[in-house]
Molecule: transfer RNA
Organism: Candidatus Bilamarchaeaceae archaeon
RNA sequence: GCCGAGGUAGCUCAGCCUGGCUGGAGCGCCAGACUCAUAAUCUGGAGGCCGGGGGUUCAAAUCCCCCCCUCGGCA
Numbered sequence: 001g002c003c004g005a006g007g008u009a010g011c012u013c014a015g016c017c018u019g020g021c022u023g024g025a026g027c028g029c030c031a032g033a034c035u036c037a038u039a040a041u042c043u044g045g046a047g048g049c050c051g052g053g054g055g056u057u058c059a060a061a062u063c064c065c066c067c068c069c070u071c072g073g074c075a
Stems, first nucleotide, its partner, number of pairs: 001074007010027004020058001029045005051067005
């Protein structure tokens, strides 16, 4: 340099193809219940402007363009 995969919550990942009641799941964190107490279990809660910028649109995590970063392959 070329090709491919990926970037969404503290962590691991769905959701993107088909634009709109999804911003979600598990783990973790906080509070409560249970317990003599802890763990386990149950209930509730906080936490995201979806890698950055621009465009299209009534409306973008989702479509288009540019850029940045990570991983793999070729040279």